[in-house]
């Protein structure tokens, strides 16, 4: 330099263009227990990497850029 992949909650990951963006772990509260652990119930927590375009509608599609990883020379 060219090409490929990844970027979503504190962490690991989901989510055919139809929207109140989910799941597990973790956190907080309550139940249970003599106490803890375990179990069970609930809650909080995300400007979906950034900016623009397409569309009635974008996490999802297109373009550029940024971060991380890889291939080739």
């Nucleotide at each position: 330099a060219u090409c490929c992949c990844c970027g979503u909650a504190g962490c690991g990951c989901a989510a055919u263009g139809g929207a109140u963006a989910g799941u597990g772990c973790g956190u907080u509260g309550a139940a249970c227990u003599u106490c803890u652990a375990a179990u069970c119930c609930a809650a909080a927590g995300a400007u979906c990497g950034u900016g623009g375009g397409u569309u009635c509608g974008a996490a999802u599609u297109c373009c550029a850029c940024c971060u991380g990883g890889g291939a080739u020379g």